The prediction has a mean pLDDT of 83. c-di-GMP-I riboswitch aptamer, 83 nucleotides, folded computationally.
[in-house]
RNA sequence: UUAUGUAAUAGGCAAAACUGCUGAAAGGCAGUGACGCAAAGCCAGAGGGUCUAAGCCGAAAGGUAUGACAGCCGGUUGCCGGG
Numbered sequence: 001u002u003a004u005g006u007a008a009u010a011g012g013c014a015a016a017a018c019u020g021c022u023g024a025a026a027g028g029c030a031g032u033g034a035c036g037c038a039a040a041g042c043c044a045g046a047g048g049g050u051c052u053a054a055g056c057c058g059a060a061a062g063g064u065a066u067g068a069c070a071g072c073c074g075g076u077u078g079c080c081g082g083g
Base pairs, nucleotide, nucleotide: 002083004081005080012037013036017032018031019030020029021028022027035071041076042075043074047073048072049069050068051067055064056063057062
């Protein structure tokens, strides 16, 4: 430098559920907790996709992101090990 994760080492993250706070909601934050993860680090201010619909449009049904999701794909940086 490159591609890689069978086993190990040092360490890391933390699903669901419950509790509290927050938000219109989706969701977020904290605690408990571990289903899992080799990027489950970072990126939603410009890739795709998904969720929500306060406001707005509409007679209604419904539509719509300016709100979210990186543990959906993707982009990007990187620890350890052996090759």